[in-house]
The RNA shown here (SAM riboswitch aptamer (S box leader)) has 101 nucleotides and comes from Rummeliibacillus sp. POC4. Its mean pLDDT, the model's own confidence on a scale to 100, is 85. It was read from a public genome assembly, where an Rfam model found it. Lineage of the source: Bacteria > Bacillati > Bacilli > Caryophanales > Rummeliibacillus. Its Rfam family is "SAM riboswitch aptamer (S box leader)". Rfam describes the family as follows. The SAM riboswitch is found upstream of a number of genes which code for proteins involved in methionine or cysteine biosynthesis in Gram-positive bacteria.
Formats: sequence, structure tokens, C1' cells
RNA sequence: UUCUUAUCGAGAGAGAUGGAGGGACUGGCCCUGUGAAAUCUCAGCAACCACCAAUUUGGUAAGGUGCUAAUUCCAGUAGAUGUAUUUCUAGCAGAUAAGAA
Repeated sequence: UUCUUAUCGAGAGAGAUGGAGGGACUGGCCCUGUGAAAUCUCAGCAACCACCAAUUUGGUAAGGUGCUAAUUCCAGUAGAUGUAUUUCUAGCAGAUAAGAA
């Protein structure tokens, strides 16, 4: 990097350095000098892998990851619905984990 499978309406932030961007992409809409990204420290959330009991459910959080504004912030393609640029469903794209090449 690619493929397969699962999940994505819940949850959880302070400090230091830094100094203008960030929310994947495009459009919208937001966040940001009352300090963005990034890095570090400490803390927290969750429970995919893991572990324990049980028998496919319950529990644990020491280990490997992940995460800690807004539903993946909303939409993007197709279908249904509707007076309505509305609502719903599926998909695409993306993210994370585990396995494989």
C1' cells in the first nucleotide's frame, strides 16, 4: 500500500513548548491569538486484540492499538417519500481494530 471482516446516534482534557492554522477530500457550516496544527508530560474514555469465568454471554483493565468540539459536524451517489433543498433507507468515501497478501 492492497484485500477481507467488524464497528462508527454512546463515552472521555489539563499543563508545557509552539505561533497560524484545523475539522480526510469538495461544497456548506463551524473551531481557532480568550492561542490552530504539531511534539511532550500527566490524566481520562472505550473495550477491537488480550486475559478470566462461563458458553457466545458476563466480567477485568496490568499489556498491544485507538480515541478525548459538534452523529464520521452535515451533504456528496441511488432509491422511496413529500407542497417543500423535507424525511427515511441503502451505498460511496473516510476512520479504527483484527487477520491476510